[in-house]
A computed fold for a 494-nucleotide part of an RNA from an uncultured bacterium, annotated as small-subunit ribosomal RNA, 5' domain. The prediction has a mean pLDDT of 86. The full RNA is in RNAcentral, with records from ENA.

Context: one part of a larger RNA
RNA sequence: AACGAACGCUGGCGGCAUGCUUAACACAUGCAAGUCGAACGGUCACCAAGAAGGGGUUUACCUCAGACAUGGUGAUAGUGGCAAACGGGUGAGUAACGCGUGGGAAUGUACCCUUUAGUUUGGAAUAACGUUUGGAAACGAACGCUAAUACCAAAUAUUCCAGAAAUGGGAAAGAUUUAUCGCUGAAGGAGCGGCCCGCGUUGGAUUACGGUAGUUGGUGGGGUAAAGGCCUACCAAGCCUAUGAUCUAUAGCUGGUCUGAGAGGACGAUCAGCCACACUGGGACUGAGACACGGCCCAGACUUCUACGGAAGGCAGCAGUGGGGAAUAUUGGACAAUGGGGGAAACCCUGAUCCAGCAAUGCCGCGUGAGUGACGAAGGCCUUCGGGUUGUAAAACUCUUUUAUCAGGGAAGAUAAUGACGGUACCUGAUGAAUAAGCUCCGGCUAACUUCGUGCCAGCAGCCGCGGUAAUACGAAGGGGGCUAGCGUUGUUC
Numbered sequence: 001a002a003c004g005a006a007c008g009c010u011g012g013c014g015g016c017a018u019g020c021u022u023a024a025c026a027c028a029u030g031c032a033a034g035u036c037g038a039a040c041g042g043u044c045a046c047c048a049a050g051a052a053g054g055g056g057u058u059u060a061c062c063u064c065a066g067a068c069a070u071g072g073u074g075a076u077a078g079u080g081g082c083a084a085a086c087g088g089g090u091g092a093g094u095a096a097c098g099c100g101u102g103g104g105a106a107u108g109u110a111c112c113c114u115u116u117a118g119u120u121u122g123g124a125a126u127a128a129c130g131u132u133u134g135g136a137a138a139c140g141a142a143c144g145c146u147a148a149u150a151c152c153a154a155a156u157a158u159u160c161c162a163g164a165a166a167u168g169g170g171a172a173a174g175a176u177u178u179a180u181c182g183c184u185g186a187a188g189g190a191g192c193g194g195c196c197c198g199c200g201u202u203g204g205a206u207u208a209c210g211g212u213a214g215u216u217g218g219u220g221g222g223g224u225a226a227a228g229g230c231c232u233a234c235c236a237a238g239c240c241u242a243u244g245a246u247c248u249a250u251a252g253c254u255g256g257u258c259u260g261a262g263a264g265g266a267c268g269a270u271c272a273g274c275c276a277c278a279c280u281g282g283g284a285c286u287g288a289g290a291c292a293c294g295g296c297c298c299a300g301a302c303u304u305c306u307a308c309g310g311a312a313g314g315c316a317g318c319a320g321u322g323g324g325g326a327a328u329a330u331u332g333g334a335c336a337a338u339g340g341g342g343g344a345a346a347c348c349c350u351g352a353u354c355c356a357g358c359a360a361u362g363c364c365g366c367g368u369g370a371g372u373g374a375c376g377a378a379g380g381c382c383u384u385c386g387g388g389u390u391g392u393a394a395a396a397c398u399c400u401u402u403u404a405u406c407a408g409g410g411a412a413g414a415u416a417a418u419g420a421c422g423g424u425a426c427c428u429g430a431u432g433a434a435u436a437a438g439c440u441c442c443g444g445c446u447a448a449c450u451u452c453g454u455g456c457c458a459g460c461a462g463c464c465g466c467g468g469u470a471a472u473a474c475g476a477a478g479g480g481g482g483c484u485a486g487c488g489u490u491g492u493u494c
Base pairs, nucleotide, nucleotide: 001493002492003491005490006489007488008487009486012366013365014364015363016362017361018359019358020324025322026321027320029319030318031317034082035081036080039079040078042076043075044074045073046072047071048070053064054063055062056061089277090276091275098201099200100199101198102197103196104195107193108192109191112189113188114187115186116185117184118183119182120154121153122152123151129144130143131142132141133140134139160169161168162167174181175180176179202249203248204247210240211239212238215237216236217235218234219233220232221231222230252274253273254272255271256267257266258265259264279300280299281298282297283296302313303312304311305310330356332355333354334353338352339350340349341348342347369399370398371397372396379390380389381388382387404431405430406429407428408427409426413421438483439482440481441480442479443464444463445462449478450477451476452475453474459466460465
């Protein structure tokens, strides 16, 4: 000098930041990923028109009810599409091409942009639904019916794919408000990935006649979007290592942060980039993308329900609870802004985000009054008893109103509209010195001294050291020094 600090005493306000460093311990409750009816068939509600029919009765009027089919509006469980691989959290693991930096070739890419060519003809199912039925529940089963931008077949097609060539193979989906939005093939782009390499990246040799058998290389085959022992069969016996292999301990890495004149040293909270993880271990499915935090399957530990046959769960999302700890906040508001997902849009969702709440945790700013005021009140303390000091300090007088309280006005942030924050910030007026000072030290280092009490006791102490009857070092008081809404202590780093 610094801190994501803690503790003690104290505490007026505002702005901006920051806030589980410990148990990657266990979690009650709520919320954190949905959306599209302009893909689809249903279902429900309402509206329009309204046949047969019922009632009244003046026989052509009123009224009640309203089937099948139709149109419109709204809602929506299901099928289908896109999203859910982002955003958010954590740092357990990892000493590694993990990260940083600079290169590389054998690669992928939904949505977006550009160019180009198409969008033809058919078919079979299935959920919803209905009937029956099993189960305590979770959840099913059988039969029957139906739609699609769901699924399948055929056709056609290049600058597509395979092939040396001949040749062979390969696509589509419609919707509506009639103007668009879609769908398919091919080429290119942008952005985003996957992979490889050079260099850099903590300690230990009390870890070295060491380590390694898919191990190192080759050939054939397989596999991947992609090179490759990535995998496999066979062949060879290599490969790494004192320039530290292997083993072991520790650790997410970086931009940066702190310190320092610098060189360095220490650290890696917040913010940003990358990586890894999601109860523990393993696995794949779907998909452009995952081996997937709020998906699936298996095993394990734990918890919950159970009719004992079976089921359900995963806060290292936001709040919150218990526990651990010296220690770290609200079960808040809003989608108004910024951004994200879906949708043609209206809009919906968004604990991302923006705000508010709590905490002197930090930084910065402001205040707790200003002027005049005695050869100097009272009180306190000291005293050589003369006086000195507290001290212009107070009182008193004259002012001011930052702040505070009350009242009035009142934004920007939003663009025509839409403001959670918020009647907030800010402005104006009124009241009245009014609402607002502590902490620590005073032997030397080190700025600041006396009296009393105590008597090697009680105690102090960072180091030297104080205390055994005159203690500037303990305790108290008076006085003084320092910092100040803080001060001091402890811890850690330079």